[in-house]
RNA sequence: GCAAUCGGUCGGACGAUCGCGAAUAGGUAUCAUAUUGAUACCAAUCCGAGGAAAGUCCGGGCUCCAGUGGACAGGCUGCCAGGUAACACCUGGGCGCGGGUAGCGAGAGUUGCCCGUGACGGAAAGUGCCACAGAGAACAGACCGCCAUCCUUCGGGAAGGCAAGGGUGAAACGGUGGGGUAAGAGCCCACCGCGCUCAUGGCAACACGAGCGGCACGGCAAACCCCGGCUGGAGCAAGGCCAAAUAUGCGGCGAGAGGAGUCCACCUCGACCAAGACACCGCGGGUAGGCUGCUAGAGGGCAUGGGUGACCAUGCUCGCAGAGAAAUGAUCGUCCGGACUAUUUACGUAGUUCGACAGGACCCGGCUUAUAGACCGGUUGCUCCG
Numbered sequence: 001g002c003a004a005u006c007g008g009u010c011g012g013a014c015g016a017u018c019g020c021g022a023a024u025a026g027g028u029a030u031c032a033u034a035u036u037g038a039u040a041c042c043a044a045u046c047c048g049a050g051g052a053a054a055g056u057c058c059g060g061g062c063u064c065c066a067g068u069g070g071a072c073a074g075g076c077u078g079c080c081a082g083g084u085a086a087c088a089c090c091u092g093g094g095c096g097c098g099g100g101u102a103g104c105g106a107g108a109g110u111u112g113c114c115c116g117u118g119a120c121g122g123a124a125a126g127u128g129c130c131a132c133a134g135a136g137a138a139c140a141g142a143c144c145g146c147c148a149u150c151c152u153u154c155g156g157g158a159a160g161g162c163a164a165g166g167g168u169g170a171a172a173c174g175g176u177g178g179g180g181u182a183a184g185a186g187c188c189c190a191c192c193g194c195g196c197u198c199a200u201g202g203c204a205a206c207a208c209g210a211g212c213g214g215c216a217c218g219g220c221a222a223a224c225c226c227c228g229g230c231u232g233g234a235g236c237a238a239g240g241c242c243a244a245a246u247a248u249g250c251g252g253c254g255a256g257a258g259g260a261g262u263c264c265a266c267c268u269c270g271a272c273c274a275a276g277a278c279a280c281c282g283c284g285g286g287u288a289g290g291c292u293g294c295u296a297g298a299g300g301g302c303a304u305g306g307g308u309g310a311c312c313a314u315g316c317u318c319g320c321a322g323a324g325a326a327a328u329g330a331u332c333g334u335c336c337g338g339a340c341u342a343u344u345u346a347c348g349u350a351g352u353u354c355g356a357c358a359g360g361a362c363c364c365g366g367c368u369u370a371u372a373g374a375c376c377g378g379u380u381g382c383u384c385c386g
Stems, first nucleotide, its partner, number of pairs: 001382010012335007020048002023045002026042006050357001054368002057366005062235004067266006074231005079093005094120001095118010121226002126224002128220003143166002145162003149158003174192006193215001194213005200207002239292004249283004256269003299318008336355008
């Protein structure tokens, strides 16, 4: 310098004129008035969208329904250790898979580093599935073949042995090399793999090593299922207050009713003469106006300390939309950045053009998706120079 890959920051700036919304204190007018206040206008100060505001996929704060507790069902989740209010999130670590690169090995393979990725508990509790092709798809199997015996009309046939070679398939019942054999096969051996045991290191997931064993029968749980952990429901159109209006409506039920799908126990209300009323359930009718919830938060910034890190603690500091059919816009000028053209030895100059994705609505922590362009770093590889 180039390429790949990972992470981070910004994402137009300034000024002028006119125009919007909030807050602060002030002035004028009207209404109301015990005090207070409400509305409209004026001028001043000051503030006014995002890294994703998107998706509505998770987790909560908050509000309401709820009397207390338990069990089951349902739902969610799934390597280990931490972080956090919490999480399916984040950090660090482990293992698997894919790739790059440098070595080791005859080979199968394997070691270190880097990048990507994982819906990462269990297939030896049970059930189920693996289409088609293929001889055969999980206690399988002989299509083409290999070996050797007999017969032959020389085309082949009969009865055996084999599963090493080839074929089919996504996948064929361990792999490489050697020995052995009529030909072969873990049949035997070495190595790799696998299983069991022991020891060491690590909080752990796991890792390395040693010994024994020819060695159990593949995959799928994002199939049902088993195991572990968590878990009530609904949601700001939740709720609260004021005003107003309507039908003190109709029916069921009669000892029960009361949280959250079911059940159990406790507790509370009610009934136990009849009617009626209460509780409970259903149908129907009225209102849908105003205020509030609504912005000081698990908040932002800086510094110091702790930690590999996510993050935590302490101190100082700031006040950063609160609209209500939904506000932040328009014009002009200058600058910044990119592209193209012309010109210049070059720096530069002139002209044209472009400046992304996109806008809150109770709030916060994440994940996912979209994004013109500019800049700053890490890692790996290649090339050049010293």